[in-house]
Molecule: SAM riboswitch aptamer (S box leader)
Organism: Calidifontibacillus erzurumensis
RNA sequence: UUCUUAUCAAGAGAGACGGAGGGACCAGGCCCAGUGAAGUCCAGCAACCUUCAAGAUUGCUUGAAAGGUGCUACAUCCUGCAGGUUUUACCUGAAAGAUAAGGU
Numbered sequence: 001u002u003c004u005u006a007u008c009a010a011g012a013g014a015g016a017c018g019g020a021g022g023g024a025c026c027a028g029g030c031c032c033a034g035u036g037a038a039g040u041c042c043a044g045c046a047a048c049c050u051u052c053a054a055g056a057u058u059g060c061u062u063g064a065a066a067g068g069u070g071c072u073a074c075a076u077c078c079u080g081c082a083g084g085u086u087u088u089a090c091c092u093g094a095a096a097g098a099u100a101a102g103g104u
Base pairs, nucleotide, nucleotide: 002103003102004101005100006099007098008097013042015041016040017039021032022031023030026080027079028078029077043072044071045070047069048068049067050065051064052063053062054061055060076096081093082092083091084090085089
């Protein structure tokens, strides 16, 4: 680089630096932002792995810790394809994306 599996409606700062954008691509929206965006540091959260404990029984559940990644506005911000339905609203499933673990 790429593949597989699982999960994605919960959680997380009036901090410091910085100084104009940001919310994955594209498109249509709608939001956030000089009452300070992106990014860096600190701080925090606990999604997955890890460790410990209890339960349960082949594989998991709950709790604690915070070592490894990760994350810390709005459901993955909503929609974009298909189906259903009481038909322009809701529901379900894909697609795409993100994160983790494992493989190549």